Bacterial RNase P class A from Saccharimonadales bacterium (SeqCode), 337 nucleotides, folded computationally.
């Protein structure tokens, strides 16, 4: 230097000034309302999608059982996951990395289009070999041609009328079993054995997890009086067990422009543990809460002239968008030194 891999970072800067949303003081003022005055706060990295999972709140203190769905290598993380860390097997790249929907096809069922003789049932179109009344019988399954995929072990030799793991010898493959290594998935060696075609992002088997709802959740009921005593109804579920206990009338009685709401698996600094995701332990920090729904407007200035985009119970994830700038690690070629 030139071509890549890959982790990350910010996401226009500063000033003035005028609103808006909550807060705290202070005054005024019966007053936690309302006015004014100070003074500090005020979207994201993805606030999105709303797809997973969790907390929270109801309903049995949330039960069971099938059904239904979601997942699928090991090992660890975590509150949890369908997420994430390093690892194993597979696949691709000179390299650095990068993808992997990765249990079971020997329980059984389907289904393999078109070509093709045939698509998993053993069959035999063409060529071979034998016999032959020359019409065709009989033997093989090695070779040809279709075709993603040919009946399922490749090559060379023996064998034979032609042939064939029909044998042998090497090389492939899969595997019991044993020894090593590893926590483990699994590698690696050895002695044997063995010939099950593909598809499970088709049913379906096996394992595992899964109760329904959804901040417009929920915060408020109590009595008294009649009918009922379970076949009825509830518990936002596809059935069934189970579990609760119900209708209707009267009366009291709370406020809600309130709580639920934002202190929470929180953020960040060090310092130990761990490859890592992540844990621990000590200091620090005080971080939107709105309800028609704030976070915006203009002025001056600088520069590289600014992408995707806007909370609405909250938290981990994932999935899409996204201009522009910079940083760090780590490959391959090419020159010099």
């Nucleotide at each position: 230097g030139c071509a890549g891999u890959u982790c990350g970072u910010u996401a226009g800067g500063c000033g003035a000034u005028c609103g808006c949303u909550g807060g705290u003081g202070c005054a005024g003022a019966a007053a936690u309302a309302c006015u004014g005055c100070a003074c500090g706060a005020g979207a994201g990295g993805a606030a999105a999608g709303u797809c997973c999972g969790g907390g929270c709140a109801g309903c049995a203190u949330a039960g069971a059982a099938c059904a239904u769905g979601a997942c699928a290598g090991u090992u660890g993380c975590u509150a949890a996951c369908g997420g994430c860390a390093a690892c194993c097997g597979g696949g691709g790249g000179u390299a650095a990395c990068c993808c992997u929907a990765g249990g079971g096809a020997a329980a059984g069922u389907g289904c393999c289009a078109c070509a093709g003789a045939a698509a998993c049932g053993a069959a035999a179109c063409u060529a071979c070999c034998u016999c032959u009344u020359c019409g065709g019988a009989g033997g093989a399954a090695a070779a040809g041609g279709u075709g993603a995929a040919a009946c399922g072990a490749g090559u060379g030799g023996g064998g034979u009328a032609a042939g064939a793991g029909c044998c042998c010898a090497c090389a492939g493959c899969a595997u019991u079993c044993c020894g090593u290594g590893g926590u483990g998935a699994c590698a690696c060696g050895g002695c044997g054995u063995g010939a099950a075609g593909g598809u499970a992002a088709a049913c379906c088997c096996u394992g595992u997890c899964a109760g329904c709802u959804g901040c417009a959740a929920g915060g408020a009921g109590g009595u008294c009086u009649g009918c009922a005593u379970a076949c009825a109804a509830g518990a936002g579920u596809g059935u069934u067990c189970g579990c609760u206990c119900g209708c209707a009338g009267g009366c009291c009685g709370a406020u809600a422009c309130c709580c639920g709401c934002u202190u929470g698996a929180u953020c960040u600094u060090g310092a130990g543990g761990g490859c890592a995701a992540c844990c621990u332990c000590a200091g620090g920090a005080g971080u939107a809460g709105a309800u028609a729904g704030a976070u915006g407007g203009u002025c001056g200035u600088c520069c590289a002239c600014g992408a995707c985009a806007g909370a609405a119970c909250c938290c981990g994830g994932c999935u899409u968008a996204c201009a522009g700038a910079c940083g760090g690690a780590c490959u391959g070629c090419c020159a010099a030194a």
The coordinates come from a structure-prediction model, not an experiment, and the mean pLDDT is 75.
Rfam family: Bacterial RNase P class A. Rfam links the family to the GO terms ribonuclease P activity, tRNA processing and dimeric ribonuclease P complex. Rfam classes the family as a ribozyme.